[in-house]
RNA sequence: CACGAAAAGGGCAAACCGCUCGAAAGAGCGGGGCGCAAAGCCAUGGGCCUAAGGCCCUGGUUAGGGCUAUGGCUGCCAGGCUGCCGUGG
Numbered sequence: 001c002a003c004g005a006a007a008a009g010g011g012c013a014a015a016c017c018g019c020u021c022g023a024a025a026g027a028g029c030g031g032g033g034c035g036c037a038a039a040g041c042c043a044u045g046g047g048c049c050u051a052a053g054g055c056c057c058u059g060g061u062u063a064g065g066g067c068u069a070u071g072g073c074u075g076c077c078a079g080g081c082u083g084c085c086g087u088g089g
Base pairs, nucleotide, nucleotide: 001088002087003086004085011036012035016031017030018029019028020027021026034075040081041080042079044078045077046076047073048072049071053068054067055066056065057064058063
């Protein structure tokens, strides 16, 4: 520097369930274990989710609808930073 076939010590933890927070998306903790060699860290670009607030429309009404991130997702793809073990050079 490249790679992850086999191995060791380990690590993380999807769905789902419980509690809490949140308008929601989602998050935290506990259980759980589908998977993961960066499933370690960073919302920087794209993508995706939500729409409290704001703007607009319908309407004549405690309603309905549309748009919007300043809210989120890194276990969607890039990019940046760091790193265990092994193999090869």